[in-house]
RNA sequence: AGAUAUCUUCGGGGCGGGGUGAGAGUCCCCACCGGCGGUACAGUCCGCGAGCUUAUCAGGCAUUAUGCAUGAUGAGCAUGAGCCGGUUAGAUUCCGGCACCGACAGUAUUCGAUGCAUUGUACAUCGUGAGUCUGGAUGUGAGAAGAUGGCU
Repeated sequence: AGAUAUCUUCGGGGCGGGGUGAGAGUCCCCACCGGCGGUACAGUCCGCGAGCUUAUCAGGCAUUAUGCAUGAUGAGCAUGAGCCGGUUAGAUUCCGGCACCGACAGUAUUCGAUGCAUUGUACAUCGUGAGUCUGGAUGUGAGAAGAUGGCU
């Protein structure tokens, strides 16, 4: 120095202002945020991670059959969005300009439908409904750093 085994630590950010309104961090305008590896420095290139389903295996719990959750491995589903100009040997990564995107579940609702009642206008049900709120999650995790052991 390299690969390897075990272990430790770390490993996702953001609603501030205005408008409408009885009521909005969910609507409208502005604002704000950007995981990991690769590569000329990347939310938008290439690849990976979080969710769900399923098969096999393992041990566990309950058991008549069998079921339940957990872990490992494999398979499947879902998985967004960038252009122009400049610099350069080289950049969809830098600089300038103008854009764009954001899992799942829940919820307000001024939005939609239906019903009911109607003087006014409410009420009920269903739908719809957040990148920034709440929750799964003190979770998982791509990976990062370090320690120790033997090996080359």
Predicted 3D model of a 152-nucleotide RNA (FMN riboswitch aptamer (RFN element)). Its mean pLDDT, the model's own confidence on a scale to 100, is 78. It matches the Rfam family "FMN riboswitch aptamer (RFN element)". About the family: The RFN element is a highly conserved domain that is found frequently in the 5'-untranslated regions of prokaryotic mRNAs that encode for flavin mononucleotide (FMN) biosynthesis and transport proteins. The model forms 100% of the base pairs in the Rfam consensus. It was read from a public genome assembly, where an Rfam model found it.